[in-house]
Molecule: FMN riboswitch aptamer (RFN element)
Organism: Tetragenococcus halophilus subsp. halophilus
């Protein structure tokens, strides 16, 4: 020095302004408004993976946990350069479930999770 372990913190939370129907809608209508982590010739919601979220299947008595598979949304032009599907212009489009007048934006699972930073000095 570095793997591996152990532990502490962060990640943990962003957004319907004004209007219009209506008994009843931030759910419908015009409009507005929001963007998790890694990574990738250069910065990305829309390339590639990861995690939320449903789910198979194995193991323990069940509840439920662990390992393991599998499902899961959208972007073109133009320009700039050595290099951007990430930058810059222009037009676009996409956003689980569960509840409620039909939900990315409200109410819940949600003290989660990917990960990111730090500590310890226990093994190699």
């Nucleotide at each position: 020095g570095u793997u591996c372990g152990u532990c502490u913190u962060c990640a943990g939370g962003g957004g319907c302004a004004g209007g219009g129907u209506g008994c009843a809608a931030u759910u419908c209508c015009c409009g507005a408004c929001c963007g998790g982590u890694g990574g990738u010739a250069a910065a990305a919601g829309u390339c590639c993976a990861c995690g939320a979220a449903c789910u198979g299947c194995u193991u323990g008595u069940u509840a439920c946990a662990a390992g393991u598979g599998g499902u899961u949304g959208a972007a073109u032009c133009g320009g700039u350069g050595c290099a951007a599907a990430u930058c810059c212009g222009a037009u676009a489009c996409c956003g689980a479930c569960a509840g409620u007048a039909c939900a990315g934006u409200c109410u819940g699972g949600a003290u989660a999770a990917a990960g990111a930073a730090g500590a310890u000095a226990g093994a190699g």